[in-house]
């Protein structure tokens, strides 16, 4: 299902930061300072498990309790700045809109 979630594409909306500085230098490259976080990477909190220790439980077994120690998982628009960025333009996470896939979740 008169089609959820999701995926592709096509327009649309979309921040932030030095048109710094020197190499003949507008842009680009390299070198230097100073900055931004919304392509992309990456870190964890509470919380959910495992172990191991203490104590309990008549009992080695089993079950409780721990603000012990350890370990896994664990989220973002936080948080680093590795990439990527600091006029215009492109390009950016997100977001709605057509089309097309999808085939039951929000």
């Nucleotide at each position: 299902a008169u089609g959820a979630a999701g995926g592709u594409u096509a327009a649309g909306g979309g921040a932030g930061a030095g048109u710094c500085c020197u190499u003949u230098u507008a842009a680009a490259a390299a070198g230097g300072c100073g900055c931004c976080g919304a392509a992309g990477g990456a870190g964890c909190a509470a919380g959910a498990g495992g172990u191991c220790c203490g104590c309990u439980u008549g009992g080695c077994u089993u079950g409780g309790c721990g603000g012990g120690a350890u370990u896994u998982u664990g989220a973002a628009a936080c948080u680093c700045u590795c990439a990527g960025g600091c006029a215009a333009a492109c390009g950016u996470a997100c977001c709605g809109u057509a089309a097309c896939c999808g085939g039951a979740c929000a």
Background
This is a predicted structure of a 106-nucleotide RNA (Glycine riboswitch aptamer) from Firmicutes bacterium HGW-Firmicutes-14. It was read from a public genome assembly, where an Rfam model found it. The coordinates come from a structure-prediction model, not an experiment, and the mean pLDDT is 80.